[in-house]
Context: one part of a larger RNA
Molecule: large-subunit ribosomal RNA, domain II
Organism: Medicago truncatula
RNA sequence: GCCGGCGACUCAUAGGCAGUGCUUGGUUAAGGGAAACCACCGGAGCCGUAGCGAAAGCGAGUCUUCAUAGGGCUAUUGUCACUGCUUAUGGACCCGAACCUGGGUGAUCUAUCCAUGACCAGGAUGAAGCUUAGGUGAAACUAAGUGGAGGUCCGAACCGACUGAUGUUGAAAAAUCAGCGGAUGAGUUGUGGUUAGCGGUGAAAUGCCACUCAAACCCAGAGCUAGCUGGUUCUCCCCGAAAUGCGUUGAGGCGCAGCAGUUGACUGGACAUCUAGGGGUAAAGCACUGUUUCGGCGCGGGCCGCGAGAGCGGUACCAAAUCGAGGCAAACUCUGAAUACUAGAUAUCCCUGGCGGGUCAAGUCGGCCAGUGAGACGAUGGGGGAUAAGCUUCAUCGCCGAGAGGGAAACAGCCCAGAUCACCAGCUAAGGCCCCUAAAUGAUCGCUCAGUGAUAAAGGAGGUAGGAGUGCAGAGACAGCCAGGAGGUUUGCCUAGAAGCAGCCACCCUUGAAAGAGUGCGUAAUAGCUCACUGAUCGAGCGCUCUUGCGCCGAAGAUGAACGGGGCUAAGCGAUCUGCCGAAGCUGUGGGAUCUAAAAAUGAAUCGGGAGGGGAGCGUUCCGCCUUAGAACGAAGUACCCGCGCGAGCAGGGUUGGACGAAGCGGAAGCGAGAAUGUCGGC
Numbered sequence: 001g002c003c004g005g006c007g008a009c010u011c012a013u014a015g016g017c018a019g020u021g022c023u024u025g026g027u028u029a030a031g032g033g034a035a036a037c038c039a040c041c042g043g044a045g046c047c048g049u050a051g052c053g054a055a056a057g058c059g060a061g062u063c064u065u066c067a068u069a070g071g072g073c074u075a076u077u078g079u080c081a082c083u084g085c086u087u088a089u090g091g092a093c094c095c096g097a098a099c100c101u102g103g104g105u106g107a108u109c110u111a112u113c114c115a116u117g118a119c120c121a122g123g124a125u126g127a128a129g130c131u132u133a134g135g136u137g138a139a140a141c142u143a144a145g146u147g148g149a150g151g152u153c154c155g156a157a158c159c160g161a162c163u164g165a166u167g168u169u170g171a172a173a174a175a176u177c178a179g180c181g182g183a184u185g186a187g188u189u190g191u192g193g194u195u196a197g198c199g200g201u202g203a204a205a206u207g208c209c210a211c212u213c214a215a216a217c218c219c220a221g222a223g224c225u226a227g228c229u230g231g232u233u234c235u236c237c238c239c240g241a242a243a244u245g246c247g248u249u250g251a252g253g254c255g256c257a258g259c260a261g262u263u264g265a266c267u268g269g270a271c272a273u274c275u276a277g278g279g280g281u282a283a284a285g286c287a288c289u290g291u292u293u294c295g296g297c298g299c300g301g302g303c304c305g306c307g308a309g310a311g312c313g314g315u316a317c318c319a320a321a322u323c324g325a326g327g328c329a330a331a332c333u334c335u336g337a338a339u340a341c342u343a344g345a346u347a348u349c350c351c352u353g354g355c356g357g358g359u360c361a362a363g364u365c366g367g368c369c370a371g372u373g374a375g376a377c378g379a380u381g382g383g384g385g386a387u388a389a390g391c392u393u394c395a396u397c398g399c400c401g402a403g404a405g406g407g408a409a410a411c412a413g414c415c416c417a418g419a420u421c422a423c424c425a426g427c428u429a430a431g432g433c434c435c436c437u438a439a440a441u442g443a444u445c446g447c448u449c450a451g452u453g454a455u456a457a458a459g460g461a462g463g464u465a466g467g468a469g470u471g472c473a474g475a476g477a478c479a480g481c482c483a484g485g486a487g488g489u490u491u492g493c494c495u496a497g498a499a500g501c502a503g504c505c506a507c508c509c510u511u512g513a514a515a516g517a518g519u520g521c522g523u524a525a526u527a528g529c530u531c532a533c534u535g536a537u538c539g540a541g542c543g544c545u546c547u548u549g550c551g552c553c554g555a556a557g558a559u560g561a562a563c564g565g566g567g568c569u570a571a572g573c574g575a576u577c578u579g580c581c582g583a584a585g586c587u588g589u590g591g592g593a594u595c596u597a598a599a600a601a602u603g604a605a606u607c608g609g610g611a612g613g614g615g616a617g618c619g620u621u622c623c624g625c626c627u628u629a630g631a632a633c634g635a636a637g638u639a640c641c642c643g644c645g646c647g648a649g650c651a652g653g654g655u656u657g658g659a660c661g662a663a664g665c666g667g668a669a670g671c672g673a674g675a676a677u678g679u680c681g682g683c
Base pairs, nucleotide, nucleotide: 001683002682003681004680005679006678011090012089013088014087015086016085017084018083019082020081021079022078025047026046027045031041032040051058052057061073062072063071064070093231094230096228100221101220102219103218104217105216111195113193114192115191116190117189118188119187120185122154123153124152125150129146130145131144132143133142134141158182159181160180162179163178164177165176166175197213199209200208201207206215234617235616236615237614238613239612244257245256246255247254248253258372259371261368262367263366264365265364266363267362272346273345274344275343276342277341283335284333285332289329290328291327293325294324295323296322300318301317302315303314304313305312306311349358350357351356375400377398378397379396380395381394382393383392384391405416406415407414420591421590422589423588425587426586427585431581432580433579434566435565436564440578442577443576444575445574446573447572453568459553460552463550464549465548466547467546468545469544470543471542472541480537482535483534484533486510487509488508492504493503516531520529521528592607593606594605618672620669621668622667623666624665625664630660637656640653641652643650644649
């Protein structure tokens, strides 16, 4: 891992509600009884039949009170057993702690200690002391020898465990191999003994106390408790949520409310249309409260001048108030919607000659009894954040959650659309119609050349197609080409020089078709080139500004790689038109179920669903009745075949099997297995 067994809402007592029985009110308990369970006895007791008052007590009333004047409570309807649901108390649906407490068992492992024994190859170093010699007045001291000290040195046994590798379902629940530390000492070790868990022992690591140690192990309290995790077993039908508010030593738990189911009573128009209301949001505005820019006027102040002072004058300074123009506001409003909310009025369809019958939605209040109280994304209006987040937090709606189907390549929350079942029938929605791939390589008018389409900004550009305005132009525009572009004058100043062209001031006059006291290049300064301006030539449009559509650049990421691909100049974009495809939508044909109704018929409606509620059934074991059908002419069980039922399942045949065992009507449960790192067995 698989297969096969076992494996979880029970029982007792006491309440509540529903159903059934009785209602000549209901009912027995213990006990008796009986072959056994019943039956049958047993009326003690309990509930009900009258209440009120603290009570005496009174009584359809009573209590309060001087009084009923008021007021309170009453003036009624049940009950027993069983079944179902549910609550409480118990282990209380099942499995699961770490712990705590009590009583015991352990020091054959290990920690310390005690008693008594044992063990430590070999080598090195050479303390004290001593002897001799030198030395001294005597010493100290020096040298040589002797000597053999030491938690001394090197290194086996022995004890340990610093590193690496191997091993890691090991040879081994701690080892092996290669190195490593101590090795006469606080050394190692044998045997016997001591200390015990609220404890011991500890050269101290919370270490060790029998592979167990921040409190050993065994048994018991004990099925501890677990707001936590996991699991919880047959079928069909109907309905069907929540992830919110308040409170909580509360936040992943509970209580009440909200929302579900079921049962009853009552109302009756939910949605829609119209009418009537109040509002102070969006917008807007500046009349208030604040804020704010410019201008006019200029209270007051600053600065300057005059004056001995009083004071007078000036001001390109600041600036109150006020006036004009222009803005801003969640905590501003002279104004002011759409929605929303409240109230009222109107109002459906089908059958039938008619009476009449039927259909659809909604709400309120009770009884019983659930789950939920982690929500997610999208749209709109806001707060927080950075007008960041697949961010966070509110409000209104939608979808998912609990929703399948079609589209978006794939894609819970987007678009379309809500799956009772069957069909090799039809019509559509969103979205599509060149091929992959069902359906027009359809039609008409434009745009785009960038593969834009098929990602992005500020900014940039004689891209291209439109629109608007304005200027010049046959008395010849724009562009090109030919020619002129002069004189006073080198204007004046300045300067070494300054002559159109370093710089400053002025910017005139003349000749003329026109020509600046000069647009740029240039020179040391001149010179030279050129422009403005003009003529000729040419011959029809040219220039500027604003704006719209579609494009271009801006544009850098790690394998080649974001149209779904092929590919496309439309098979791209904008506008218009007609067809077609396309879903579990709608229709058609056939079948089933639910609701309404006493039932039937007819017609209409309904049948997605996790938590959860309700209804109807199937099956297993045992028991009762009929005390039995059947059964060695083959029971139960069983490979296989076939039929019936929506299904759980149930008949029949048949093989094997070798002794039990249905159906019907009832009753009682150790009553249904795929999951619990379930448990036992097999492989």